RNAcentral holds the sequence, with entries from GtRNAdb and Rfam. Predicted 3D model of a 74-nucleotide RNA (transfer RNA) from Xenopus tropicalis. NCBI's taxonomy places the organism under Eukaryota, Opisthokonta, Chordata, Sarcopterygii, Silurana. It matches the Rfam family "tRNA". By type it is a transfer RNA. From the family's description: Transfer RNA (tRNA) molecules are approximately 80 nucleotides in length.
RNA sequence: GGUGCUGCGGCUUAGUUGGUUAAAGCACGUGUCUCGUAAACAGGAGAUCCUGAGUUCAAAUCUCAGCAGUGCCU
Numbered sequence: 001g002g003u004g005c006u007g008c009g010g011c012u013u014a015g016u017u018g019g020u021u022a023a024a025g026c027a028c029g030u031g032u033c034u035c036g037u038a039a040a041c042a043g044g045a046g047a048u049c050c051u052g053a054g055u056u057c058a059a060a061u062c063u064c065a066g067c068a069g070u071g072c073c074u
Stems, first nucleotide, its partner, number of pairs: 001073007010026004019057001028044001030042003050066005
């Protein structure tokens, strides 16, 4: 230098043949239970989806550029 893949709550992921409120587990916080803790049960907060632009009535999803990580080729 060329090329492929990945980027989504604090962490790990689903959703990626566009369409109502972005879902799950763990963690966090509250309550019930307990002598107390854990476990269990119930409720809750937390991501406008790496950044910018474009296409579209509508974009996490499609297109382009950039950034970061990673593999391959040179």